This is a predicted structure of a 522-nucleotide part of an RNA (small-subunit ribosomal RNA, 5' domain) from Paelopatides confundens. Its mean pLDDT, the model's own confidence on a scale to 100, is 82.
Context: one part of a larger RNA
């Protein structure tokens, strides 16, 4: 002296950006946080319109037309975004290579193809059980949902010939043979199947980097390597049966404490030291433990199953649930915000789109928690007034141009009025260019914040100042009270009768909407 996710006394005008559970990965009342698709299917309540019947105005029945909500089968997302940091000293990260050991939905290119057949099954209706969550029978029915045949090669598996090429294990590429695997409609927008390339994610190894503790010295049996065999998208003790005795370690091996890693931020002249909040970027984890299933991807926060602890509901037979999503409550704590608008922009699912859905996001509320920046006014004014204070006391010195008073401005404050940008386009609609769906170019809804920001009239010095300190170190002095008392204090130290070091009171320094104090780094 700098810094801070701070708290905490004492103070408060305003405005801009930014940050806010560091404590119990402790427990949740509630609402909301992932849906979409009717251009893949079968189809229903209810409406609207017209006729027709029965008929009291008005109703009920029925038949066509239309619209069509909820549920449901199907398909794509739900693995993305948002949380938090228990766990982990580890290829987890970081940072550099290397798959000749892999995988990759949707999207881009570029080839071919999409031909035939069948059985179900949900909804719907019927029936039935339960106190509920739910489940059970029977009939009957679609499809881009499920099987089956058919084609088939540049895929894959096999076998022989070859030719090229890596450090290597191999690996490219011809040729010949056998054998294996597709597909789905829709109704002109769009799909689907199979192959090859790419684009993106992601997986997997290696270098080397990466806390303390030797008052932790030995440690290992699937342990280390081989060969066969399963497995995996894939290499591999991954997994397993056999064979052989390996392997790591004083260049710290095992144990044991501690922790998420980093870009970055904090300090310092630098070496270096200390953080790891916000914001990226990997990781890990979802009430504890564990398993797997879908799937292109998950061993899956708002899926499943099992167990366990804990809460709720019960008809005591069984049952439900997981805020480390936003918001909000208890508790714990010094301490940390609203059960707020919007999808208008930017992203994301789904969708020919129109659109929906989005607590991601944009915004707005709450705090002086930080940084920034603006104001409390400017000039003039000596009878140096009152009052205070202090004195060498009927005088002087200090408060002090301060005030009173004149004169001027309106940042800001109030009131009135005028008012944004952020919006780029999408459906369509026109024209052009190619030629039949594509691309440009004109035009054309839509604004949560918000009547916000900002401008202009007007009113009038008007709405606004405070904390700490003043022995030294350290800028800043005197009085009165107290009497080793009462306090004071960062350190040396102050007080025991004149105390610039206590407490007030004048008066000063020094910051300023802040000031101080405590707590941590450097």
């Nucleotide at each position: 002296g700098g810094a801070u996710g701070a708290a905490c006394g004492c103070u408060a005008g305003c405005g801009g950006c930014a940050g806010g559970c560091u404590u119990a990965a402790c427990a949740c009342a509630u609402g909301c946080a992932a849906g979409u698709u009717g251009a893949g299917g079968g189809g229903u309540a209810a409406g609207a319109u017209u006729g027709g019947u029965g008929u009291u105005u008005a109703c009920a029945c029925u038949a066509a037309u239309u619209u069509g909500a909820g549920a449901c089968c199907g398909g794509c997302g739900c693995a993305c975004g948002g949380g938090u940091g228990c766990g982990u000293a580890a290829c987890a990260c970081g940072u550099a290579u290397g798959c000749a050991a892999u995988c990759u939905a949707c999207c881009u290119c570029u080839u071919a193809c999409u031909g035939g057949a069948g059985g179900a099954u949900a909804g719907c209706c019927c029936g039935a059980a339960g106190a509920a969550a739910u489940u059970c029978g029977g009939a009957u029915u679609a499809a881009u949902a499920c099987u089956c045949c058919a084609u088939a090669g540049u895929a894959c598996u096999c076998u022989a010939u070859u030719u090229u090429u890596u450090c290597a294990u191999g690996a490219a590429g011809a040729u010949a043979g056998a054998g294996u695997u597709a597909a789905a409609g829709g109704u002109u927008a769009c799909g689907g199947u199979a192959a090859g390339a790419g684009a993106u994610g992601a997986g997997c190894a290696u270098g080397c980097g990466u806390c303390c503790u030797a008052u932790u010295a030995g440690c290992u049996a699937g342990u280390u390597g081989g060969c066969g065999a399963g497995g995996u998208a894939a290499c591999g003790g991954c997994u397993u049966a056999c064979c052989a005795a390996g392997g790591c370690u004083a260049c710290g091996a095992u144990a044991g404490g501690u922790a998420g890693g980093g870009g970055u931020c904090c300090u310092g002249a630098g070496a270096g030291g200390g953080a790891u909040g916000u914001c990226c970027c990997c990781c890990a984890c979802a009430c504890u433990g564990g398993u797997a299933c879908u799937g292109a991807g998950a061993c899956a926060c708002g899926g499943a199953c099992c167990a366990g602890a804990c809460u709720c509901c019960u008809a005591c037979g069984g049952g439900a649930g997981g805020c480390a999503g936003c918001a909000g409550u208890g508790a714990g704590g010094a301490a940390u915000a609203u059960u707020g608008g919007a999808c208008a922009a930017u992203g994301g699912g789904c969708g020919c789109a129109a659109g929906c859905c989005u607590g991601a996001u944009c915004c707005a509320g709450c705090c002086a928690u930080g940084c920034c920046g603006c104001g409390u006014g400017c000039a003039g004014g000596a009878a140096g007034a009152c009052g205070g204070u202090c004195u060498u006391a009927u005088g002087g010195a200090u408060u002090g141009u301060a005030a009173a008073c004149u004169g001027c401005u309106u940042u800001u404050a109030u009131g009135c009025a005028a008012g944004a940008a952020g919006a780029a386009u999408a459906a369509g609609a026109a024209c052009u260019a190619c030629g039949u769906g594509u691309a440009g170019u004109u035009u054309g809804a839509u604004g949560a914040c918000g009547g916000u920001a900002u401008u202009g009239c007007a009113u009038g010095a008007a709405u606004a100042a405070g904390g700490a300190u003043c022995g030294g170190c350290u800028a800043a002095c005197u009085c009165c009270g107290u009497g080793c008392c009462a306090g004071c204090a960062g350190c040396c130290g102050c007080g025991g009768u004149a105390a610039u070091a206590c407490g007030g009171a004048g008066g000063a320094u020094u910051c300023g909407a802040g000031c101080g104090u405590u707590a941590u780094c450097c």
Overview:
The organism belongs to Paelopatides, within Eukaryota.